[in-house]
RNA sequence: GACCCCGUAGUUCAAUGGAUAGAACGACCCUCUCCUAAGGGGUAAAUGCAGGUUCAAUUCCCGCCGGGGUCA
Numbered sequence: 001g002a003c004c005c006c007g008u009a010g011u012u013c014a015a016u017g018g019a020u021a022g023a024a025c026g027a028c029c030c031u032c033u034c035c036u037a038a039g040g041g042g043u044a045a046a047u048g049c050a051g052g053u054u055c056a057a058u059u060c061c062c063g064c065c066g067g068g069g070u071c072a
Stems, first nucleotide, its partner, number of pairs: 001071007010025004018055001027043005048064002051061002
């Protein structure tokens, strides 16, 4: 330098045009307990950036940024 894949809660992953973007673990609060842990209930928390297409974009297209891989 060319090509391919990926980027979503603190972490690991779903959602592949339409809904309130969902789950597990973690955090915080309440409950339970003599205390701690476990258990039960609840709360907060995310689409890398900027454009485009569309009535509607996490999803499709272009560019950039970052990570990984193959080739040179």
Molecule: transfer RNA
Organism: Candidatus Peregrinibacteria bacterium